Notes
A computed fold for a 1488-nucleotide RNA from a metagenome, annotated as small-subunit ribosomal RNA. It matches the Rfam family "Bacterial small subunit ribosomal RNA". Its family is annotated with structural constituent of ribosome and ribosome in the Gene Ontology. The sequence is in RNAcentral, with records from SILVA. Model confidence (mean pLDDT): 85 of 100.
RNA sequence: AGAGUUUGAUCCUGGCUCAGAUUGAACGCUGGCGGCAUGCCUUACACAUGCAAGUCGAACGGUAGAGUAGCAAUACUCGAGAGUGGCGAACGGGUGAGUAAUAUAUCGGAACGUGCCCAAUCGUGGGGGAUAACGUAGAGAAAUUUACGCUAAUACCGCAUACGAUCUAAGGAUGAAAGCGGGGGAUCGCAAGACCUCGCGCGAUUGGAGCGGCUGAUAUCAGAUUAGGUUGUUGGUGAGGUAAAAGCUCACCAAGCCGACGAUCUGUAGCUGGUUUGAGAGAACGACCAGCCACACUGGGACUGAGACACGGCCCAGACUCCUACGGGAGGCAGUAGUGGGGAAUUUUGGACAAUGGGCGAAAGCCUGAUCCAGCAAUGCCGCGUGCAGGAAGAAGGCCUUCGGGUUGUAAACUGCUUUUGUACGGAACGAAACGGCUCUUUCUAAUAAAGAGGGCUAAUGACGGUACCGUAAGAAUAAGCACCGGCUAACUACGUGCCAGCAGCCGCGGUAAUACGUAGGGUGCGAGCGUUAAUCGGAAUUACUGGGCGUAAAGCGUGCGCAGGCGGUUAUAUAAGACAGUUGUGAAAUCCCCGGGCUCAACCUGGGAAUUGCAUCUGUGACUGUAUAGCUAGAGUACGGUAGAGGGGGAUGGAAUUCCGCGUGUAGCAGUGAAAUGCGUAGAUAUCAGGAGGAACACCAAUAGCGAAGGCAGCUCGCUGGGACGUUACUGACACUGAGGCGCGAAAGCGUGGGGAGCGAACAGGAUUAGAUACCCUGGUAGUCCACGCCGUAAACGAUGGGCACUAGGUGUGGGAGGUGUCGACUCCUCCCGUGCCGUCGCUAACGCACUAAGUGCCCCGCCUGGGGAGUACGGCCGCAAGGCUAAAACUCAAAGGAAUUGACGGGGGCCCGCACAAGCAGCGGAGCAUGUGGUUUAAUUCGACGCAACGCGAAGAACCUUACCUGGGCUUGACAUGUUGGUGACCGCCGUGGAAACACGGUUUUCCUUCGGGACACCAUCACAGGUGGUGCAUGGCUGUCGUCAGCUCGUGUCGUGAGAUGUUGGGUUAAGUCCCGCAACGAGCGCAACCCCCGUUCCAUGUUGCCAGCAUUAAGUUGGGGACUCAUGGGAGACUGCCGGUGACAAACCGGAGGAAGGUGGGGAUGACGUCAAGUCAUCAUGCCCCUUAUGUCCAGGGCUACACACGUGCUACAUUGGCGCAUACAAAGGGCAGCAAUACCGCGAGGUGGAGCAAAUCCCAUAAAGUGCGUCUCGGUUCGGAUUGGAGGCUGAAACUCGCCUCCAUGAAGGUGGAGUUGCUAGUAAUCGCAGAUCAGCAAUGCUGCGGUGAAUACGUUCCCGGGCCUUGUACACACCGCCCGUCACACCACGAAAGCGAGUAACACCCGAAGCCGGUGGCCUAACCGCAAGGAGGGAGCCGUCGAAGGUGGGACCCGUGAUUGGGGUGAAGUCGUAACAAGGUA
Repeated sequence: AGAGUUUGAUCCUGGCUCAGAUUGAACGCUGGCGGCAUGCCUUACACAUGCAAGUCGAACGGUAGAGUAGCAAUACUCGAGAGUGGCGAACGGGUGAGUAAUAUAUCGGAACGUGCCCAAUCGUGGGGGAUAACGUAGAGAAAUUUACGCUAAUACCGCAUACGAUCUAAGGAUGAAAGCGGGGGAUCGCAAGACCUCGCGCGAUUGGAGCGGCUGAUAUCAGAUUAGGUUGUUGGUGAGGUAAAAGCUCACCAAGCCGACGAUCUGUAGCUGGUUUGAGAGAACGACCAGCCACACUGGGACUGAGACACGGCCCAGACUCCUACGGGAGGCAGUAGUGGGGAAUUUUGGACAAUGGGCGAAAGCCUGAUCCAGCAAUGCCGCGUGCAGGAAGAAGGCCUUCGGGUUGUAAACUGCUUUUGUACGGAACGAAACGGCUCUUUCUAAUAAAGAGGGCUAAUGACGGUACCGUAAGAAUAAGCACCGGCUAACUACGUGCCAGCAGCCGCGGUAAUACGUAGGGUGCGAGCGUUAAUCGGAAUUACUGGGCGUAAAGCGUGCGCAGGCGGUUAUAUAAGACAGUUGUGAAAUCCCCGGGCUCAACCUGGGAAUUGCAUCUGUGACUGUAUAGCUAGAGUACGGUAGAGGGGGAUGGAAUUCCGCGUGUAGCAGUGAAAUGCGUAGAUAUCAGGAGGAACACCAAUAGCGAAGGCAGCUCGCUGGGACGUUACUGACACUGAGGCGCGAAAGCGUGGGGAGCGAACAGGAUUAGAUACCCUGGUAGUCCACGCCGUAAACGAUGGGCACUAGGUGUGGGAGGUGUCGACUCCUCCCGUGCCGUCGCUAACGCACUAAGUGCCCCGCCUGGGGAGUACGGCCGCAAGGCUAAAACUCAAAGGAAUUGACGGGGGCCCGCACAAGCAGCGGAGCAUGUGGUUUAAUUCGACGCAACGCGAAGAACCUUACCUGGGCUUGACAUGUUGGUGACCGCCGUGGAAACACGGUUUUCCUUCGGGACACCAUCACAGGUGGUGCAUGGCUGUCGUCAGCUCGUGUCGUGAGAUGUUGGGUUAAGUCCCGCAACGAGCGCAACCCCCGUUCCAUGUUGCCAGCAUUAAGUUGGGGACUCAUGGGAGACUGCCGGUGACAAACCGGAGGAAGGUGGGGAUGACGUCAAGUCAUCAUGCCCCUUAUGUCCAGGGCUACACACGUGCUACAUUGGCGCAUACAAAGGGCAGCAAUACCGCGAGGUGGAGCAAAUCCCAUAAAGUGCGUCUCGGUUCGGAUUGGAGGCUGAAACUCGCCUCCAUGAAGGUGGAGUUGCUAGUAAUCGCAGAUCAGCAAUGCUGCGGUGAAUACGUUCCCGGGCCUUGUACACACCGCCCGUCACACCACGAAAGCGAGUAACACCCGAAGCCGGUGGCCUAACCGCAAGGAGGGAGCCGUCGAAGGUGGGACCCGUGAUUGGGGUGAAGUCGUAACAAGGUA
């Protein structure tokens, strides 16, 4: 520090997810030790039991018991329990419910209190009356309690005194105390003692320290779908009250006070130091430790006290629990352990006061669940260990394998060494020195008591714990797991599974070869832990202060005016609020950081420093901002001058057109459409002439022209009226800009009331269209559109661009104004300002684009955005007559949604071009019969494959057996075929016989070779490896092939452009059959294709002439022979054609057109040749091949059958339907092939197929082999025929073991359909179509009419490119990219989920009104009761209970508010596998 994920790819926007750190954690698997920490986050739920606050006899009365002394009473020492009294119990410990300020943090302030403690001053005199305990007698189950009686005090109450204190009218008045212990010289006393002294205590007062109370400022979460709140409320005066200021309380007076700088209300929450994270700024949190606060079953209350409205106190009310004799009582673990419950989840009913600290005490000491320790828990952090070294036959085993090996792996075994931890035994701490005792010095003192301070010596004291630590012994001995291995992200193979089981943080894996599931081997990471889950911060610049945006991605309010607010020109002076610099105080400790120290290290502990970015205080500065004052004129405004304009509102008025009305003329149609129909019209329409009525809108001018803030504004004219620009001088003197709330204006539609209504025209009706057509089209037509007044307040209200100011190249239009120049003038040119357009530099932008009218560069102010959907919806509020508007969520759901641009593909987009694509023609197919292939059906089987073009006379260039893969039946099992191993036999083969359909089985017979004598070769039998498979997968593959398409395309290198995908080149202008060539051009070159090179045909030359040829010379029946090479022909090799030449067109090009010459002319004709790629195209049945499957069978052999079936449908053909013909006779002319298990002549036989026979020929020699159409002559004459030949009967021939299923051919006889073929559809542009025959492959034969070749005869037509099909190039749109056979919308139906509404029902919260009114404080009080003081007494003072009153908790009643849950039914929403109906959107998406 980033990464993954939207796309075919790209850039951007934007969300989701991951890698890091952390935790009071939990869960899963695993688990050796130690140290240091931590441990109910949930029910502030309920609690059994024990303990957690006592202590003091040196305050007091007294004293069980024990001991000593004494005869005893009694005394002394020690001392339990209860009581009076003092101090403590307000600390310590727990928890976080409440609390958004009666709190906390920081910094200040003045009107206070203070036990114990410190310093200081003074005092501590003299009296009195009671009362617990105790005793006696009762009540009660208990808790407890009553009456009478006795008694003490440092308990209680007077009196005296009063420095100082308090009050004061300044005269005065008021108010204290307590003793206890130790010691003692003199004096006094009978004694006790007095007396003196020391210590402690007590009272009064002053000061301090520390602590506490009060108060001010600032800061401290969210919600405005909470906007107004408040009546003791805000202030004053007086009184009361408190420790103290204060409406703290009361009476009266005034009407204030708080609030958009967020009052009030609601929700949530203890606050802080700090903790976690982060570069920081921040964000989240507030366990442990520390400070503060609040609370103690819930609510209220006071008492005591220095301090409480009191966790282990009291009273009352309530809920709950317990005891009860039913009358009444008791209790409060949010102390420590522990229990139940809740929960994913959190420990022992432990030890000790040894240390630290606290309470009491003079002290010893007692108490202390504070605390210190131990126990439990891997909960966290830190440390240590589970060995170390050597050891290759790289062991065995496992796993993988290309079978060679690789890996686990020096890993193990084995050898040597060590002993941390653990085990056993032994030793053994620090924490503990104070207090105490002895003693010395010193202070106090009359004192050698006592007490305090210091020094020395010294006894005792340890829970942890016989623990840390140390030593000894034996011995590798006691100790490794967890997660992951598709990418992110380090780490890969095998098997199993087969969209199943499962995984998954995101993307996504799994449908038979899964590095993604499960297991194993191996590997990677961490390691006594490892993963998962939850949570926080980070990454996230994804709320942006640091540090984002708003034309199109989310985002500028429709537009203006304007209060508050924010911000603000220039000069001077003053000030010092902000600001800046320094001083001082504070910012607790701990934490973090730095430097040291201590535990063997570390964690941990500890000393010092720094830091604590803050707040306050004081001083200084005067630039900047603010404030005040005085000015200025450059911003802004006002006046003046002429000026442009559909700016606004009102009145008057005009013509054209539509419609309607009445009259005339006139007659059969009009209107409407793609075509029609509805409609109108003989009752006279449409058309036409003139006249009239009425409403609405203003042609031409008219313009990226004008005006207005926007919406918007258009005939002409007259009043009224707003604003602007320009020009000039004068005036005011910052008056400016923006603008939350607020207030105006605001298209169309819509609403209300009243008018108006020509045309147009939602709804509606009819007619068409259509599968349907509630649409598009047509005929009608109501609201509305128009006017007046009033609402509504929204629009793609758009420049999708808020307003203002300033700055930043140019060019060119246009509207308004002003100036200048030249001109007699029309006018031209130049300059400035304002408006409005286009192009464009810098710059900006993701790109597109913007570009002085900014989306550039800056400043000021406002509004708005934060993934898509749900949703601009629900609820609430405000507005509205309504429609509806404004404001505005959540649950749930997805991993995207989106912008711009790129390459393709597509379009019922455009342009250009080509092709037998259409057109023009010729011949067909589609109808018939037959052949053949396919589908379907049938069958035991009808083997399999091929399915639009590009399957269907296709694989198959030939199924009777074989082929053959299928079916039935019969056999074989190392096999029909290959190789090897081990053992055995010696033959095997052949021949014969029996059975059988054969295969085969059984029997008989015959019978080897080589040898180094060991054996080997060969064959058979048996065994094991294996063979075999036309079994599956062409969607695992190779190879081959089809197709687009012989279409002209497809790419690369370098360069350039672009952030990039990509573009350029390859586009453009011409041209071509062609990306063929030329020109131009940020391209220059190149490759695969095109063309050419190859083969055949066409001309010619040369060479060579046999089996070929024959002109001339001989010869023959015959090129038969001699001879010849001239010709044809054959073979081989050359030439020739290149737009080369001429003319024209073209751009002086490429090229095209025409011509000459030439056998051939513009690729001369044909063939071979098939770019990058597409179709998961075809083929596992040609072959090869991975994987899977079968192995006495899915292998193999045999016989028979089937592939040849037949209601039917389709494809491809043949033959026909006849006279351009049929038949008969005669007769002419090819090319190219084939031939020895072959072709076969002459001859003979047969009507014929054919047979007999065999010359010749491995072929330019012989044979197949007569070519046919044609030509000549004859006949038939329009009829199902002398056309046509199907079908059937009979008789034959050939091949072959074998023609029944199931061959071909011949002859005789038979003589079917068919009279030129519907919709539709195919081929062909010249030696082509059409037509005619010939040959060959396969092959015993043949179902061949097929296929592949060969020649003969030999046409018609092409104006042209509008249309159909296919293709190429350019361009355009796109929401498509599996690419239009694409994408995609809504209703309905089904399932599930969350939410809203809802008659209601239930719960809660906070207020309000009234009632009742506990405890208690305060106030009042006739009567009653009453120890201390006063009084001789009566009585008084004072006090008390009781009663009354104010306040007052809980409770009750009531109507509202808010909120939660639930609710028949209902509403929309979301998500679901291939459901239904249509096709709305994306292309002109077929009506933009």